[in-house]
Context: one part of a larger RNA
RNA sequence: GCCCGGGAGUGCGUCUCUGUGGCGAGGAAAACUCGACACGAGUGAUCCGAAGCGAAAGCGACAGCUUGCAGCUUGCAAGAAGCGAGGUAUGAAAGUGCCUGGAGUCACAGGGAUUCGACCCGAAACCGGUCGAACUAGGCGUGGGUAGGGUGAAGCGUCGGUAAAACGACGUGGAGGCCCGAAGAGGUGCUGUGAACAAGCGUUCUCCUAACCUGCGUCUAGGGGUGAAAAGCCAAUCGAGACCGGUGAUAGCUGGUUCCUACCAAAGUUGACCGUAGUCAAGCCUUGAGCGAGACCGUAUUCGCGGUAGAGAUACGGAUUGGGGAUGCAGGGGAAGAAAUUCCUCGGUUCCUUGUCCAACUCCGAAUGCGAAUACAUCGUAGACCUCAGGAGACGGUGGCACGGGGUAAGCCUGUGUCACGAGAGGGAAACAACCCAGAUGAAUGUUAAGGUCCCAAAGUACUGUUUAAGUGUUAACGGGUGAAGAUUGUUGGUGUCCAUAGACAGCGAGGAGGUUGGCUUAGAAGCAGCCACCCUAUAAUAAGUGCGUAACAGCUUACUUGUCAAGGGCGCCAGUAUCGAAAAUGGACGGGGCUAAAUCAGUCACCGAUACAUUCAGCAGAAAUGCGGUAGGUAGGCGUAGUGGUCGGGUAGAAGCGUGUUCGUGAGAUCACGUGGACUAGCCACUAACGAAAAUCCGGGU
Numbered sequence: 001g002c003c004c005g006g007g008a009g010u011g012c013g014u015c016u017c018u019g020u021g022g023c024g025a026g027g028a029a030a031a032c033u034c035g036a037c038a039c040g041a042g043u044g045a046u047c048c049g050a051a052g053c054g055a056a057a058g059c060g061a062c063a064g065c066u067u068g069c070a071g072c073u074u075g076c077a078a079g080a081a082g083c084g085a086g087g088u089a090u091g092a093a094a095g096u097g098c099c100u101g102g103a104g105u106c107a108c109a110g111g112g113a114u115u116c117g118a119c120c121c122g123a124a125a126c127c128g129g130u131c132g133a134a135c136u137a138g139g140c141g142u143g144g145g146u147a148g149g150g151u152g153a154a155g156c157g158u159c160g161g162u163a164a165a166a167c168g169a170c171g172u173g174g175a176g177g178c179c180c181g182a183a184g185a186g187g188u189g190c191u192g193u194g195a196a197c198a199a200g201c202g203u204u205c206u207c208c209u210a211a212c213c214u215g216c217g218u219c220u221a222g223g224g225g226u227g228a229a230a231a232g233c234c235a236a237u238c239g240a241g242a243c244c245g246g247u248g249a250u251a252g253c254u255g256g257u258u259c260c261u262a263c264c265a266a267a268g269u270u271g272a273c274c275g276u277a278g279u280c281a282a283g284c285c286u287u288g289a290g291c292g293a294g295a296c297c298g299u300a301u302u303c304g305c306g307g308u309a310g311a312g313a314u315a316c317g318g319a320u321u322g323g324g325g326a327u328g329c330a331g332g333g334g335a336a337g338a339a340a341u342u343c344c345u346c347g348g349u350u351c352c353u354u355g356u357c358c359a360a361c362u363c364c365g366a367a368u369g370c371g372a373a374u375a376c377a378u379c380g381u382a383g384a385c386c387u388c389a390g391g392a393g394a395c396g397g398u399g400g401c402a403c404g405g406g407g408u409a410a411g412c413c414u415g416u417g418u419c420a421c422g423a424g425a426g427g428g429a430a431a432c433a434a435c436c437c438a439g440a441u442g443a444a445u446g447u448u449a450a451g452g453u454c455c456c457a458a459a460g461u462a463c464u465g466u467u468u469a470a471g472u473g474u475u476a477a478c479g480g481g482u483g484a485a486g487a488u489u490g491u492u493g494g495u496g497u498c499c500a501u502a503g504a505c506a507g508c509g510a511g512g513a514g515g516u517u518g519g520c521u522u523a524g525a526a527g528c529a530g531c532c533a534c535c536c537u538a539u540a541a542u543a544a545g546u547g548c549g550u551a552a553c554a555g556c557u558u559a560c561u562u563g564u565c566a567a568g569g570g571c572g573c574c575a576g577u578a579u580c581g582a583a584a585a586u587g588g589a590c591g592g593g594g595c596u597a598a599a600u601c602a603g604u605c606a607c608c609g610a611u612a613c614a615u616u617c618a619g620c621a622g623a624a625a626u627g628c629g630g631u632a633g634g635u636a637g638g639c640g641u642a643g644u645g646g647u648c649g650g651g652u653a654g655a656a657g658c659g660u661g662u663u664c665g666u667g668a669g670a671u672c673a674c675g676u677g678g679a680c681u682a683g684c685c686a687c688u689a690a691c692g693a694a695a696a697u698c699c700g701g702g703u
Base pairs, nucleotide, nucleotide: 001703002702003701004700005699006698011116013114014113015112016111017110018109019108020107021106022105023104026048027047028046032042033041034040052059053058062084064083065082066081067080071076072075085100086099087098088097089096090095119256120255122253126246127245128244129243130242131241137220138219139218140217141216142215143214144213145212146210148180149179150178151176155172156171157170158169159168160167184207185206186205189203190202192201193200222238224234225233226232259638260637261636262635263634264633269282270281271280272279273278284393285391286390287389288388289387290386294379295378298376299375300374301373302372303371304370305369310364311362312361317358318357319356322353323352324351325350326349327348329347331346332345333344334343335342336341397421398420399419400418401417402416403415404414405413406412426437427436428435441618442617443616444615445614446613447612451608452607453606454593455592456591460605462604463603464602465601467599473595474594486580487579488578490577491576492575493574494573495572496571497570498569499568507564508563509562510561511560513537514536515535518532519531520530543558547556548555619628620627621626639692641689642688643687644686645685646684647683649681650680657676658675659674660673661672663670664669
C1' cells in the first nucleotide's frame, strides 16, 4: 500500500416550537394502596391554565360603532383591521406604561436550546500516591590491578676552586598529576564492515603511578538527589524520572464524521466584545402560518434633485510665464549739481497684451444616477409585498473593469460601484478559478457565438486591392509577450514651395579680375590670428572673401559666371511600413511544423465551431405560461440494515450466504435465472434502534 472487520449528533432532566391524538374552562398525575399483576382500579398532595396592575398597601377588567377577506349570498359576515370602552399604576390634570372581547392541558413523535464528557479522536501541561541509584552522578566501607623501556630533580661523595664560601666537573642517587608503550581505561577521525544516518564490528587516535582503573557492599529520590557545571546524569525516558489515579482535564485549534432523490439557495458586510483563527445582534438563505392588493431590479415620457467628468480664469479664493504703456509714487541703488532739482535703473500702483493651474476654487456644467407621476412590460387573489414564528449557515474572501487614497514599486496595502470566481460545467485564449462566448433536467438532429478555415486539427492553400524583404510578422487582452529616446538619401502614399527647353539638378571644360598688401593692430597680418569698415571700377561673372595652406607671401579650392549635355530637379512637412539603436547565464520557441503569405492594412462571400439557439422524444414540478448548474445551509419524499409484535407465505423436490448473468427503478436499491451451499427465511402493516464507511499520519487482524 491493499483486503477484511471495527469506527463519530447519543441518553437523562428542564425550556421552547411544530405535527398527531385524548379531554376541555379545565387538563394531568408522581409517590402510595389494591390487584386474576395488566396498557387495570383507587386516592389527589402537587403542577399548568382560567386576571391583571402595582415597589407596596391594595384595587380589580369588552358596552358600542365603522370597514371588510374567505364563505354564503346582494346583505350578512367567524377570524382580521380601525375607533371606542374598561382594569390597574402614576399624575392636580392632560396624558403615559402594562393588561382586558375565555383555550388550555396531557401523551407520543419530530426541530431547536440548555446541564452534564454531549459528534469522535488529539495535547503540551497541573495535582496526588507509589516504584526506581541493577544504567548513570557523587560519597563511604572493604578488596584487586598497572609488562617493559626512556629521562635523570634534590641530596650525598670525590676532585677542582675560595681566606672561607659560592661556584664548576665527574660520580652516586632515583624525584616527577615527566616521556614511549602492553594489560586496562577512553571514544578523535574514517573511503571499510554491517539490513543500517548504529547505541555493533574494524581501523586510526588519547591516557596509562595517578585528580589512575576496577569488583563487591552500602548511602543520597523527583522541585528532590547528584553534578571538576554540559541544565549533565538519576534504568535507550530529564529545563523537572517512571507508573497508576484525578481523567472522557481543557483545546475559540487541526483532522475526520458513513444511503438516495427532489425544490430553494447564501455569506465573507454593519454594530459590540481583552474583540481580530472566536462569539452575540442585525443584514443575506430556507420552511410554515397570518393578512388580503398591490409589488416592481426594466423601458418611454414629463416634472424635479444635484455640482462630479469636462471646462473656465476682468466670476470669487489661491498659485502663475513673457512683453509693452502710463504714473513719478512708499522705498532702494547709481550719476550730475552748491542746492533746488534733473536723469538712469530696480521696485510699487495701474492699463493693455500673452501663456498656465487647483481634492479642500467655481461665472459654468454634462452623461450616468436619484425621487415622484403616468403608460407599457414583468410578477401577484392558484395569495405577491408585508408581518409573525421555526431552522440555519456565514461574519478570513478573491479577481476583472471604472473612479479614488497610501506606496519608488509589487501577483502590494486600503476604499466605492459593478460583473465574475467563490458555489459554474461547456466552447475559445497552446496549457491557465475569475479574460472572450455561454448559465449544463435526459437523449438526439440541425443552426450559430466567441474564435477560426496550409499540416498537426473540424473548416477557403477563397476572392478584390495595398504594404513589407526585415522571418518584420504569423500573440485580442492578461500574470504571457521587452523593445525606448534618438537616428536612416530603406521603401510607399499624400501635400507645400522653389528651379527648369529663354536649358534646371549633377558631372565635365573655361573664367574666378583691377584700385588693394582696405584701415588698424602687429616682428609680420597681403581675402583667410584679431578689431573696424565692407566701398568703387572693368565685367558674362568674380566676396574688403567659403575652406585648406604660408613665418609672411605664394599655392589649391569655394561662392559667382559661362560653355557642353538634355528633362526633370532641389528643399520641407504629414502618414504607412521597415532598419539601426538591441547585452545573460543548459539548447529553444509564432503551441509546433513550417510560411514571403500561411505576414500586414482595407473590403467581400462561403464554411467550421459549444451542454448557447431551434426542432423531436422523454422525466419531474406546475392549472397553464413556464421552470429544473450549484458549496455552506433549509425543506420534502424515499432506499437499505438489526431486532420485536401482527399478518401472510417459502424451504432437504434445497433456506440464508457467496459467484455469474437477466430485467426493473432518476437513484439509494429491487426482482429473476443458473451455479455453489446445506438449514433456515421473504413480503406487507406497525414499532424499537449501539442502523449505512474511502479517507480521521484512524484502531485490530491478514498479506
Large-subunit ribosomal RNA, domain II from a Candidatus Woesearchaeota archaeon, 703 nucleotides, folded computationally. Its Rfam family is "Archaeal large subunit ribosomal RNA". The literature on the family includes a 2001 paper in Science by Yusupov et al., "Crystal structure of the ribosome at 5.5 A resolution". The prediction has a mean pLDDT of 83.